[in-house]
Context: one part of a larger RNA
RNA sequence: UGACGGGGGCCCGCACAAGCAGCGGAGCGUGUGGUUUAAUUCGACGCAACGCGAAGAACCUUACCAGGGCUUGACAUGCUGGAAGUAGGAACCUGAAAGGGGGACGGACUGUCGAGUCAGUAGCCAGCACAGGUGCUGCAUGGCUGUCGUCAGCUCGUGCCGUGAGGUGUUGGGUUAAGUCCCGCAACGAGCGCAACCCCUGCUGCCUGUUGGAUAUCAGGCGGGACUGCUGGGAGAACCCGGAGGAAGGUGGGGAUGACGUCAAGUCAGCACGGCCCUUACGCCCUGGGCUACACACACGCUACAAUGGCCGGUACAACGGGUCGCAACGUCGCAAGGCGAAGCCAAUCCCUCAAAACCGGUCUCAGUGCAGAUUGCAGGCUGAAACUCGCCUGCAUGAAGGCGGAGUUGCUAGUAACCGCAGGUCAGCAAUACUGCGGUGAAUACGUUCCCGGGCCUUGUACA
Numbered sequence: 001u002g003a004c005g006g007g008g009g010c011c012c013g014c015a016c017a018a019g020c021a022g023c024g025g026a027g028c029g030u031g032u033g034g035u036u037u038a039a040u041u042c043g044a045c046g047c048a049a050c051g052c053g054a055a056g057a058a059c060c061u062u063a064c065c066a067g068g069g070c071u072u073g074a075c076a077u078g079c080u081g082g083a084a085g086u087a088g089g090a091a092c093c094u095g096a097a098a099g100g101g102g103g104a105c106g107g108a109c110u111g112u113c114g115a116g117u118c119a120g121u122a123g124c125c126a127g128c129a130c131a132g133g134u135g136c137u138g139c140a141u142g143g144c145u146g147u148c149g150u151c152a153g154c155u156c157g158u159g160c161c162g163u164g165a166g167g168u169g170u171u172g173g174g175u176u177a178a179g180u181c182c183c184g185c186a187a188c189g190a191g192c193g194c195a196a197c198c199c200c201u202g203c204u205g206c207c208u209g210u211u212g213g214a215u216a217u218c219a220g221g222c223g224g225g226a227c228u229g230c231u232g233g234g235a236g237a238a239c240c241c242g243g244a245g246g247a248a249g250g251u252g253g254g255g256a257u258g259a260c261g262u263c264a265a266g267u268c269a270g271c272a273c274g275g276c277c278c279u280u281a282c283g284c285c286c287u288g289g290g291c292u293a294c295a296c297a298c299a300c301g302c303u304a305c306a307a308u309g310g311c312c313g314g315u316a317c318a319a320c321g322g323g324u325c326g327c328a329a330c331g332u333c334g335c336a337a338g339g340c341g342a343a344g345c346c347a348a349u350c351c352c353u354c355a356a357a358a359c360c361g362g363u364c365u366c367a368g369u370g371c372a373g374a375u376u377g378c379a380g381g382c383u384g385a386a387a388c389u390c391g392c393c394u395g396c397a398u399g400a401a402g403g404c405g406g407a408g409u410u411g412c413u414a415g416u417a418a419c420c421g422c423a424g425g426u427c428a429g430c431a432a433u434a435c436u437g438c439g440g441u442g443a444a445u446a447c448g449u450u451c452c453c454g455g456g457c458c459u460u461g462u463a464c465a
Stems, first nucleotide, its partner, number of pairs: 001465002003462003007459007015449002019412005026303008034294002042053002064289007073130001077129006088105001092101003108121004132278002135276003141272002143267003146263001148261001153192006159168003172183003198255004203224007227249001230243005305405001309364006321352003326345002330341004371402001376397007418441007
């Protein structure tokens, strides 16, 4: 000087408390451990691994396993030599395919030249140098990322103090969300952070506007608006409390933005890269299998256990997005998934797209039920060469556990939680209950800072660095 303390003081944070909804019990989904396996590819491991890399594992992907095959190689560059109905390549044979044979057909390009021919190029063959490796090392690295933490801190120049490490400044008194600002002070200034500048949203003026509107909605652009400006009080400053006006107040709400550093944190499998290792294989191709296994254990979710509910009928109201290898109205067939035909739309035009909860009427009457939907059987539909391992959807039948969950534990302070649906990416299809967004309905509670957790500043102890 730091770090640490079941030391002290001051102060923050959904940290506790107050409150609402959950998780922990059930079934299922997904991930992980374990076990199993020929293989169940690899990585991630307290917070900060475990719906994580995966924004799409039937083949492909694929890195794993078994078997079959290739060896200048699936791909790049260079050198040497060679061949000639070249390169390419149908039938056919073999094979699961890859591969191996086979060779009908097939007369490239440039220059010289009258042409032949010769030389060269592309391609081919042989050989060499090399390619290739998701093989190892994230304790050799770059880059990127997580975390403390959007926390308020971290430093520098000069001066001053100290033998020195170092201190001072940055401590102190106030104040703030803030090292924010004020006052004081051997300090005076400055930098990276904070704030502001950027984007979205809430009010408003003007301009422009197709396909939207018709002064008022909507879209884009340019402006205005909020600054403690005004006012009362607290003290003299910073500032704090209240009030007016206002769509909005005291950083209006949200986002982007992450200082010096910490964890030899994560990633050699995104990429790059040092070193090491493999080289008829640790490279490459193919078929099939596996990544989907299942006595168990954990993590995160979905659906429920019902009557503020289930079912049936009627009837309203969104926003974000996506669409030509696409979205598909409408008609028609089918109980349905879906099929057939087909207008429109490269889209403020057409389509996905009638949102759902809500509301109105009816029914069920507390029961393992007209709750719940797991599981299983049968019949179908769709995508795709192909749904056995291992897809999704529909109909009929079947109807399991489950009567609100132990110790414990999570999220959230307002248009938030909770509840409700919708869209999108990935994608042929889909195991999405995930993720990223969007709107609809819309609460309760906060006395307070003693305690738990994390953090900031000052101070104290230390046998730690």
The part of an RNA shown here (small-subunit ribosomal RNA, 3' major domain) has 465 nucleotides and comes from a metagenome. The coordinates come from a structure-prediction model, not an experiment, and the mean pLDDT is 84.